RNAcentral holds the sequence, with entries from ENA, Greengenes and SILVA. Predicted 3D model of a 1478-nucleotide RNA (small-subunit ribosomal RNA) from an uncultured Microgenomates group bacterium. Rfam family: Bacterial small subunit ribosomal RNA. Rfam links the family to the GO terms ribosome and structural constituent of ribosome. Its mean pLDDT, the model's own confidence on a scale to 100, is 80.
């Protein structure tokens, strides 16, 4: 302490997301143990059932009943019920209201307090009834009336009063006087009384507890802004324990509010809990405090004390009994039901302790409580075992098949005994209480007795016994941890980024290894990281964010220098207060720990006293530096308003003069025009705008502001000289101004010109171009309030912080010249240079910034104001406000996305731009596309027409030879360790196989069935070779080129494309390699933050072409060379002149000259950089992985790759006279090739030939192939489908070959098609090149070869030139492009989904008012007073209006979202019409 994630990649902005720690949880999957806590967060919903507030007989009377003694009277003991007295306002539970009648905190009193405690007093006498109880009575019941008798510590009176309370008066903390006020006994003891002790009753204090009042503090919301009549206040009476409009009459009109009132939401508040590093931020379960409630209201009574949880009275709702008259209830106390919900327990023990209530006690009650239970729901401990055991079992997995993991892990061996059984012992928690005795008696002490739910539990000892006792999530990356199978964009996974399309470390499974552990993952919430609301601790030129000016300006905020006073703020020191638990430190207790006790420090808040006197702030004083006012002058200006004038232009009328067009476009039309247009001249009339000047020039707060003059007016800058005395800055609202376009009303209208209409253009063209043309554009009066209102996005003011160089304008210094005078001088005028102001640009130090850039700050501080917080949704909806509208302003959620924006690199493109190349285009020659036919392919047909290749860069391409074969296809017959390799076993036979043969079946292959003759080494046993059986394994042209290895094909023979080091930049990159020149060339050169260097250019290699030198198979008769060979020389811009580029030299080019065989790279070849296309190729080999194994493999016969409507591409051959046929008449090559396995064949002979039959010569410069064509001579045809053209077909033949039918090629005779130079369109070639002409050779029996690789003959035409078509290279520029323009991307429509708005309505739910109606209760009046009536309020219901919130809602507009939908392309290059903004 951070991390993933937007890009090719980079910085920065800026959201989502993750690691962490927490819960009263939940779900899932697993489970041994204890301690300690902890457990309806949802329906304050309903409750069956028992229980949770009783107790006093020592206050009272009767009564009944059980016991025990006792014959019995009776006595003792227990029990119900009543009257009575204290308690039932505690304790326990819940959090629905509540935003202040509340809770914290500080303080205060106009007040009250039962039980407790203290002081001092008192406690006499009478007396009426009543319930229990009996009778009688109604009622099912609850329960009630009526007569009778009874007691009290129950009521009542009556005395008493040093007490208190009234009034009075005085000598006043008091004191006098006068007038109201009180009481209850009871038990113990005694003979009986004094007493003793618990009571009552009046008073005063205490203590504790309650009321009430006051200051701060205390959620969100202005799309709640005005509220408020008991509403502020006085003044009198009433009520209260008590202050007060708490309440009622009167008088008055206050009061609260931007420091947020009133309305809305929403919530119990604290301590403290989480969590953070703090500051905060979130919550308020358990414990504690206080409030508040008690099925929803409502109300009172009783009492010390409630408006009362387990009291009461009325209404309501719900439930319950019922004899239908009438009655009962209230679990938000303990369990414990049912429903709700993702979820929360027993209908337990016990009053042993601890606390209460009563009681003199004993006691009795006590679901407060203390214990058990149940739940891994948390937080602490513990245990599932310790040790030794292999170079390492077995199983499972993965393997490069060698091994490696699991793994000392098991098994085995010896231990141990936390636990687990079992068997003994066995606590603490108990203090008290009660009896008895002493004593210094509110006590204290000694003995006796006696009391535990937990519990025979903790706990401790003994035995036995590894035995019952490990799982869960993960494993791509963030984030510790990989691999091998299934599947194959399917299932599926995901927290984010993703992952899955047949080699998935992401899916599901095995192994295996990380974490944590009796849990361990998931999911909800909080805080955190997140400085992403920033007080600590952010921003606003461009990412989100400066208001259009802020121009005037209020509230606030904030504010120069100085003295003195105050001591509000500010600091210190003391004192109180902050409850306790909790946190923190130390010490201690349970075996540890959690967990508890104990002491300490702390408690940031308040309030009080004190001190200081800097600083703010407050009162009085002074002061000029701010800041303003005036004098006197000086400037400069499209500053604002109105009035008057003016010249060009325009267009309309009226003349004049001409005569056919005009006008528009990219071309065009559409308009006008022979009824005279355009053009050109006179006149006249309107409108509107102000050429030049004119200027990063000037003016104003912005918007704005341009002809001239005149009138009003406001601001600025500059000097000068006084004055006042902080009078300052900013500014929420609030007021004024505000382009253009719109509105209104009335004028005006030349010119442009929305909208309309026309003409083009287009697939269309509702546009862009063109012709017309309303509104509007002007003016006047009056609204509207926006603009990319910008300074290419910058709030005002103050202040500070290198410089340099311009403009304006203004002042001063000085120089210089001129002209004048009054002349050491002075005044005007011109120029020069410097210094101060103001304004206003340019560059640039230090900063600053993401960067770009800023530097009149966007830099260093200060002050106040506005604005932002992810992207869409939306500047939308809905309320408010203004507005005539049109709309403005204020201003959101649902939803839906991981991104959405900046800036800057580096690529790529651009109908950007600048330079250059290239048969790229132009120019030229010849083609292709038209016929016939030959190859290929596509498509179609078949049983099979295997198979691959697809823009250049597939289509005479693989194939440099498919009739069998090849061959991979089909039929259809056959084999199965196989047609080929290796290896293991068994068997087999040395007169038997291996090889040879015969014979039968079949198309063969295959099967069956014989015969013959035989092998090496070894002495021999035996190997070795062979056979047949079985197993391991061959085989495959199946797949998969998107798993590859090689090898190709393209960009492109373009000139490019990288490295070290250094330097620049946060980075990505950059420089280098960019500039100038030049070059075919990143080719050299120069200059430079670069120096150097690699791979590429070139060059070294090889052919030609000239020459020398050497040798000489072969050729020549011979010498010898235009011949082979070999090896060498030559060419370098190297000379000489000239030119242009360049700053020169260098140097590059370019043109002549010489020389030379060749001149500017002589010419061709081979060489193909980093790289790109997941380009081609698994069927040429190679190879992972899968897939077939009597078959996807092997063998045969046939058969098919040659089919044929058609469609395309590469080629022959032509269309003819530059031609064709003929003659041999004549001529000139060059590069191959060819038998020791049958090749090239000469010669000679038959045959018209194809060829045959014979035949020398050559393994080759010796011999053959081998007669080279075009050409040249000389006949013949004569412009025709012709003696052009040969397709196609008969017929006959030759040859190769087992075999020519499907399916070969030649020969011969006969036929004798198309086609007469070929549309759009396209294709190669710049010279020994096109074009034309033959020739050789490889594959190969032979061939469909018009293909392909070679060769040589003859041999041209053109190139202005780089503006357009395509490619390609550098730079620059612009991008919303990076899968890189075959990109990216908007909107309608149509479909599916969602969620909100709007709606006629229509439900419900809350607050208000006004009418009525009205229980209980409460107030007032009358009265005939144990009650009755009248009236006023009153809970709650009824009806009307009004208002808020919400559900539904035909339909309607729009909004988002969905791999391949429909139309067009608006945007991003100059996006094809710059874009954008109102």
């Nucleotide at each position: 302490a951070g991390a993933g994630u937007u890009u090719g990649a980079u910085c920065a902005u800026g959201g989502c997301u993750c690691a962490g720690g927490a819960u009263g949880a939940a779900c899932g999957u697993u489970g041994g143990u204890g301690a300690c806590g902890u457990g309806c967060u949802u329906g304050a919903g309903a409750u069956a059932u028992g229980c949770a507030a009783g107790u006093c007989g020592a206050g009272c009377g009767a009564c009944c009943c059980u016991a025990a003694c006792g014959c019995a009277a009776g006595u003792u003991a227990g029990g119900g019920a009543g009257c009575g007295g204290c308690g039932g306002a505690c304790g326990g539970c819940u959090g629905a209201g509540u935003a202040a009648u509340g809770c914290g905190u500080a303080g205060g009193u106009a007040u009250c307090u039962a039980c407790c405690c203290c002081u001092a007093g008192g406690u006499g006498g009478a007396g009426a009834a009543u319930a229990g109880c009996u009778c009688c009575g109604a009622g099912a019941a609850a329960u009630c009336g009526g007569a009778g008798a009874u007691a009290a510590u129950a009521c009542u009176c009556c005395a008493u009063a040093g007490u208190u309370c009234c009034c009075g008066c005085c000598u006043c903390u008091g004191g006098c006087g006068g007038g109201a006020u009180a009481a209850a006994g009871g038990u113990c003891g005694u003979a009986a009384c004094u007493g003793a002790u618990c009571g009552c009753c009046a008073a005063g204090g205490g203590a504790g507890g309650a009321g009430c009042c006051u200051u701060c503090g205390u959620c969100c919301u202005a799309u709640c802004a005005g509220g408020u009549a008991g509403u502020u206040g006085g003044u009198a009476g009433g009520g209260u324990a008590a202050c007060g409009g708490c309440c009622u009459a009167c008088c008055a009109a206050g009061c609260c509010u931007a420091u947020g009132a009133c309305g809305g939401g929403u919530a119990g508040c604290u301590g403290g809990u989480c969590u953070a590093g703090g500051a905060g931020g979130a919550u308020g379960a358990c414990c504690a405090g206080c409030c508040a409630g008690a099925g929803g209201g409502g109300c009172a009574c009783u009492g010390a004390g409630a408006u009362a949880c387990g009291g009461g009275c009325c209404c309501c709702a719900c439930u319950c009994c019922u004899a239908c008259g009438g009655g009962a209830g209230g679990c938000a106390g303990c369990a414990a039901u049912c429903a709700g919900g993702a979820a929360u327990a027993g209908u337990c023990g016990g009053c042993a302790a601890u606390g209460g209530a009563c009681g003199a006690a004993a006691g009795u009650c006590u679901g407060a409580c203390c214990g058990c239970g149940c739940g891994a729901c948390g937080u602490c401990g513990c245990g599932u075992g310790u040790a030794g055991g292999a170079a390492g079992a077995a199983g499972c997995u993965c393997u490069u098949c060698g091994g490696a993991g699991u793994g000392u892990a098991a098994a085995c061996u010896a231990c141990u005994g936390u636990g687990a059984u079992a068997a003994g012992g066995g606590a603490a928690g108990a203090a008290g209480a009660u009896c008895c005795g002493c004593c210094u008696u509110u006590g204290g002490c000694g003995g006796g007795u006696u009391u535990g739910a937990c519990g025979g539990u903790a706990c401790c000892u003994u035995a036995u016994u590894a035995g019952a006792a490990a799982g869960g999530g993960g494993c791509c990356g963030c984030u510790a941890a990989u691999u091998g199978c299934g599947u194959g964009c399917c299932a599926g996974a995901a927290g984010c980024g993703u992952c899955g399309g047949u080699a998935a470390u992401a899916c599901g499974u095995g192994a295996g290894c990380c974490c944590c552990a009796a849990a361990c993952g998931u999911u909800a919430u909080c805080c955190g990281g997140u400085u992403u609301u920033a007080u600590u601790g952010g921003g606003u030129g461009u990412a989100a964010a400066a208001g259009g000016u802020c121009g005037u300006g209020u509230a606030g905020g904030u504010g120069g220098u100085u003295u003195u006073a105050c001591a509000a703020g500010u600091u210190g020191u003391c004192u109180c207060u902050u409850a306790a638990a909790u946190g923190c430190u130390c010490c201690a207790g349970c075996u540890c720990a959690a967990c508890u006790g104990g002491a300490g420090a702390a408690u940031a808040g308040g309030a009080g006293a004190u001190a200081a006197g800097a600083c703010u702030g407050u009162a009085a004083g002074a002061c000029u530096a701010g800041a303003g006012u005036u004098u006197u002058c000086u400037c400069a200006a499209g500053g604002g308003a109105g009035a008057u004038u003016g010249g060009a232009a325009c267009u309309u009328a009226g003349g004049g003069a001409g005569g056919a067009g005009u006008a528009g476009u990219g071309a065009a039309a559409u308009g006008c025009g022979u009824u005279g247009a355009u053009a050109c001249c006179c006149u006249a009339g309107g409108g509107a705008a102000c050429a030049c000047c004119a200027g990063u020039g000037g003016c104003g707060a912005a918007g704005g502001c341009g002809a001239a003059u005149c009138u009003c007016u406001g601001g600025g800058a500059g000097a000068u000289a006084a004055c006042u005395g902080a009078c300052a800055c900013u500014g929420a609202g609030a007021c004024a101004c505000g382009a253009a376009a719109g509105u209104u009303a009335g004028g005006g209208g030349a010119g442009c010109g929305a909208a309309g209409c026309a003409g083009a253009u287009u697939a269309g063209a509702g546009a862009c171009c063109u012709g017309c043309g309303u509104a509007g554009u002007c003016c006047u009066a009056a609204c509207u309030g926006u603009a990319a209102a910008c300074g290419u996005a910058u709030g005002u003011c103050u202040g500070c912080u290198a410089g340099c160089u311009g403009c304006a304008u203004u002042u001063u210094u000085u120089c210089u010249c001129c002209g004048c005078c009054u002349u050491u001088g002075g005044c005007g005028g011109a120029g020069g240079a410097g210094g101060g102001g103001u304004g206003u640009g340019g560059c640039g130090a230090a900063g600053a910034u993401a960067a770009c850039u800023c530097g009149u700050a966007a830099g260093c501080a200060g002050a106040c104001c506005a604005c932002c917080u992810g992207g869409g949704g939306a500047g939308u909806a809905c309320g408010g406000c203004c507005g005539c509208a049109a709309g403005a302003c204020u201003a959101a959620a649902a939803c839906u996305c991981a991104a959405a924006g900046g800036a800057a690199u580096u690529g790529g493109c651009g109908g950007g731009g600048a330079g250059g190349c290239a048969c790229a285009c132009a120019a030229c020659c010849a083609g292709u596309g038209g016929a016939a036919c030959a190859u290929g392919u596509g498509g179609u047909u078949c049983a099979a027409u295997u198979c691959g290749a697809a823009a250049c860069g597939a289509a005479a391409c693989g194939a440099a030879g498919a009739a069998c074969c090849u061959c991979a296809c089909c039929a259809g017959g056959g084999u199965u360790u196989g047609a080929c390799a290796u290896c293991u076993c068994a068997g087999c036979g040395u007169c038997c196989u291996a090889u040879u043969u015969u014979c039968c079946g079949g198309a063969a292959a295959c099967g069956g069935a014989g015969a013959a003759a035989a092998u090496u080494c070894g002495c021999a046993a035996g190997a070795a070779g062979g056979c047949u059986g079985a197993g391991a394994c061959a085989g495959g042209u199946a797949c998969u080129g998107c798993a590859u290895g090689g090898c190709u094909g393209u960009c492109g023979u373009c000139a490019g494309u990288u490295c070290g080091u250094u330097c620049c930049g946060u980075g990505a990159g950059g420089a280098g390699u960019g500039c100038c020149c030049u070059u075919a060339a990143g080719u050299g050169g120069g200059a430079c933050a670069a120096c150097g260097a690699a791979c590429g250019c070139a060059a070294c290699c090889c052919c030609c072409a000239u020459c020398c030198u050497g040798u000489g198979u072969u050729a020549u008769a011979u010498u010898u060379g235009u011949c082979a060979c070999a090896g060498g020389a030559a060419a370098c811009a190297g000379g000489u002149c000239u030119g242009a580029u360049g700053a020169u030299u260098c140097a590059u080019c370019g043109g002549a000259c010489a020389g030379g065989a060749a001149g500017g790279a002589g010419g061709g070849g081979c060489a193909g950089a980093c790289g790109u296309c997941a380009a081609g190729u698994c069927a040429g080999c190679a190879u992972g992985g899968u897939c077939c194994u009597u078959a996807u493999a092997c063998c045969c016969u046939g058969g098919g790759c040659c089919a044929c409507a058609c469609a395309c591409a590469u080629g022959u051959u032509a269309c003819a006279a530059u031609g064709a046929g003929a003659a041999u008449u004549a001529a000139c090559a060059a590069u191959g090739g060819g038998u020791u396995u049958c090749g090239c064949u000469a010669c000679u002979u038959a045959g018209u030939a194809a060829u045959g039959a014979g035949a020398a010569g050559c393994a080759a410069a010796u011999c053959c192939c081998g007669g080279a064509a075009a050409u040249a001579u000389u006949c013949u045809c004569u412009c025709a489908g012709u003696g052009g053209g040969g397709a196609u077909u008969g017929a006959g033949g030759u040859c190769u070959g087992c075999a020519a039918c499907u399916c070969g090629a030649c020969c011969u005779c006969a036929u004798g098609a198309a086609c007469a130079c070929g549309g759009a369109a396209u294709u190669g070639g710049u010279a020994g090149u096109a074009a034309u002409c033959g020739c050789g050779g490889g594959u190969c029996a032979g061939u469909c070869a018009u293909a392909c690789c070679g060769c040589g003959g003859u041999g041209a035409a053109u190139a202005c030139g780089u503006u357009c078509u395509u490619g390609c290279c550098u730079c620059u520029u612009g991008c919303a492009c990076a899968c890189a323009c075959c990109g990216c991307c908007c909107g309608u429509c149509a479909a599916g989904c969602c969620a909100a708005c709007a709606a006629a309505g229509u439900c419900g739910a809350g607050a208000u008012u006004a009418u009525u109606u009205g229980a209980a209760c409460c107030c007032c009046g009358c009265c005939u007073u144990g009650g009755g009536c009248g009236g006023g309020g009153g809970a709650g219901g009824a009806u009307a209006a009004c208002u808020u919130c919400g559900g539904c809602g035909a339909u309607g507009g729009g909004g988002g979202u969905u791999a391949a939908g429909u139309c067009g392309u608006a945007a991003c290059a100059a996006g094809g019409u710059a874009g954008c903004c109102g």